[in-house]
This record gives sequence, C1' cells and structure tokens, in this order.
RNA sequence: UUGGUCGGAUGGUCGCUCGCCGGUUAUUUUGGCGGGAGGAAAGUCCGGGCUCCAUCGAGCAGGGUGGUCGCUAACGGCGACGCGGGGUGACCCGACGGAAAGUGCCACAGAAAAUACACGGCCCGCCUCAGGCGGGCAAAGGUGAAAAGGCGAGGUAAGAGCUCACCGCUCUCCUGGUGACAGGGGAGGCAAGGUAAACCCCACCCGGAGCAAGGCCAAAUAGGAGGGGAGUUCCGCCCGCCUCGCAUAGGGGCAAGGUGGACAGGGGGUGGCUCAUCCCCUUUGACCUUCGGGUUGGCUGCUUGAUCCGUCAGAGCAAUCCGGCGGACAGAUAGAUGACCAUCGAAUACAGAACCCGGCUUAUGACCAA
RNA sequence: GGCCCCAUCGUCUAGUGGUCCAGGACAUCACUCUUUCAAGGUGAAGACACGGGUUCGAUUCCCGUUGGGGCCG
Repeated sequence: UUGGUCGGAUGGUCGCUCGCCGGUUAUUUUGGCGGGAGGAAAGUCCGGGCUCCAUCGAGCAGGGUGGUCGCUAACGGCGACGCGGGGUGACCCGACGGAAAGUGCCACAGAAAAUACACGGCCCGCCUCAGGCGGGCAAAGGUGAAAAGGCGAGGUAAGAGCUCACCGCUCUCCUGGUGACAGGGGAGGCAAGGUAAACCCCACCCGGAGCAAGGCCAAAUAGGAGGGGAGUUCCGCCCGCCUCGCAUAGGGGCAAGGUGGACAGGGGGUGGCUCAUCCCCUUUGACCUUCGGGUUGGCUGCUUGAUCCGUCAGAGCAAUCCGGCGGACAGAUAGAUGACCAUCGAAUACAGAACCCGGCUUAUGACCAA
Repeated sequence: GGCCCCAUCGUCUAGUGGUCCAGGACAUCACUCUUUCAAGGUGAAGACACGGGUUCGAUUCCCGUUGGGGCCG
C1' cells in the first nucleotide's frame, strides 16, 4: 500500500416487544413455545421498486453525466481494457468530450499575456569623442504560473524552420483491434498559449411529489365570517305577454325566466413556463385568499424480497448471469431488542431498524495474507 | 421519518475568482475632553465552520464532513 475475515461466546436470574397455541375474561390478564439491529442500521449523496398526481403528450427553461466495451431493474455504481500522471516498489490517481464555433478572463511582475512585441542587448550604416539617429534580429539575459515548437549542426553582418537530422505537432494512407487506441508509411517547415469544477457547444439521461405517499373506518362541526373574482355577447327551442288574421292554421314583435349551442373571458387539473387536451364556472358566481372553529383515535400500506447464506455444476479474464439441493430472514407507533452474575487471559471501538432494496461516502476496534 | 435552506470579527452585515492589509455599523479596549460620569473626538484589537480538489491564484467554483434553522397529516 492492497485484499480479506470477525464485530464476543456459553450458562443462569429478572424484564421489554411481536407471532402462534391454551386458560380466564370482555377494559383485560396469565401460562407455554418461537423470532427480535448493523457493517456501517449513519450522511440522505446517487439509482430503482412502490403509491398518488385525469393524460405524463409536445416544446422551452432547468438539472445531471462525460475515455472505450461490458454488467445491471437502474445508476454518478462495478468489472476489464485504452490513454495520461505519480511512486524505488507492491500499487495508486484522473469531471479522461470540444480551446482551428463564438464570447469572456489571465492579478502582480515584465518590453510584450495572444490581431504579438522589443527593456537591456547583438549586428550594419551615418553623424561632432562620451553619445545620438536610421535599419536589421529574436538566438542568449531578465519577469512570470504560463513567453509563440525543443535540441544539435550548418548557415549568416548578427540572427532566424532560413536549411538539415532526431523528437514533438498537424494532415493523410495502410495494418491490427467490437472500440477507446496502438504500430508503420507519406506529406507539411510549424500555423493552433492556458482556462469549459467561466459562459458556451456536442452527445446521452431526467415529468413531479414522497409511506407525514396513499387507501379504509370511526369521531367531530359554525360546509361560519371578511376580501378578491370573469359576458349587461350572439343564435335556436320552451313558457309567458302583445299584435296581424275568419281561425283552435300560420306570421311578426317584446322582454322577466328556463334550457341547448357558438364565441369570448375566468379558474382548476402536484411545487418553473408555454401549448395541446380534459373539467368547472361567468354575478343564486367556479376558483383564490385571510381569519376563526372542531376532530386530533384506530386499521391498512408493513415486511418473504431484482433477498441473503452455504454447497455442487456450468458460461465469462472479471463484474455478473444461469441451474440443482439445503438453510435463514425484527416490524415497533412515544416507539421493544435491556440489566446483573459466573466462566472463557481481557469484554471494548464506531454506533440503534421506522416503506423496501442496489451502491457511494463518512465513523470505527481487532486479526490474517500478499 | 422525509424534504429544503444557511454558515464571514462578540452581534448584524458588504464582498461572486486577483485590484487594499476581507470593508462598514453596534459592542470591547486605550488615549483625549470633563470636577466626575455619559455623549463627542482619535486610535487599536478582532472573522471567511472544517478537510480535500479544480485553477498560476479560492471567502467565492466542485466534492465530502460538522453545526444551525425551516416545512409536512
């Protein structure tokens, strides 16, 4: 450093909780037998089951993940492999897509922090000596976290991919591999600093809420009060009235009411928005909101499940999957699982289930192996 | 039990990658003023909950612990 194992055992006494059986009783009480915390039950950080939300339909917003292939109910988990980095080593770590789509930022120092630039310096020319002016250079110096391919040779006035070898980089072709990628050949003289746990782009995934979900029974009452709140629209029918008419046929008009439809508007349909769709309502008013009052009991969900352990056989490098046999598995609701004694050399760390699983992380005692 | 939010001097707070030594108010302490106290004036001390990571650089971004607060039929 990595991997693994255990998390006291046995006996006795007194208790607690659940189930079954029996007696007593109908508020219950008592006897017997059996079960009774963890490797993390924890943090609630991920993922799933289950339940409800009419539909879980579309889009935007938002969130998450990020090498490849596989495993899985699913995952941000696990396995194998690739690449990069660290360690003498066993081994470990990696938010490991994109910086040639765009935008932003890079303090101080420094000449210059990304359309490059020139402080000191090197070289050439000119001018009155120190020095100045004009031009060339970016190799060496200094600054910085980072300085525009690296290093060596040639070359040059001095230099420079200016040229060449090697390395790196980019493009391209071939071979191997499911793939990440690796190996090799050719071309380009080099263009493109870092940062995406900055915005962003790309690919993939995500509907929301959570057992105080949800269902049933019982009990209770003031279905109380205040506020907000959207059509004096149009059409048809019924009823009523007035009127034309010989008429109990038919027509015209009026407007209080009822009813159906159209359009418009308001609201709701589970916690971002919009649309679709569904439902309710438009003044006897849906719905929203504030205040006030009552009940605050019981049953269910509830524990045996993608379960765990042992063993045998099979597939696979492994994670994991498949089959046979055997065994094990708490369910409280103010919340049980405890206390004491004896023995084992000593009996102790972290810590206590609350719907259930798969992981991760964190806390922690002892031992074994490499 | 479940679901959310927060953490900066003693208290309340500003600050959203560097500009300054993390700024301000109240409180505390010292000096001054006053006969003395208070008020006033001047000055000082005092903080990013903890541990890792990203980055040149973290109070700030990410992860994990710790502590605190709120809601539910």
Predicted 3D model of RNase P RNA and transfer RNA as a complex of 443 nucleotides. Its mean pLDDT, the model's own confidence on a scale to 100, is 79. Rfam match: Bacterial RNase P class A. By type it is a ribozyme.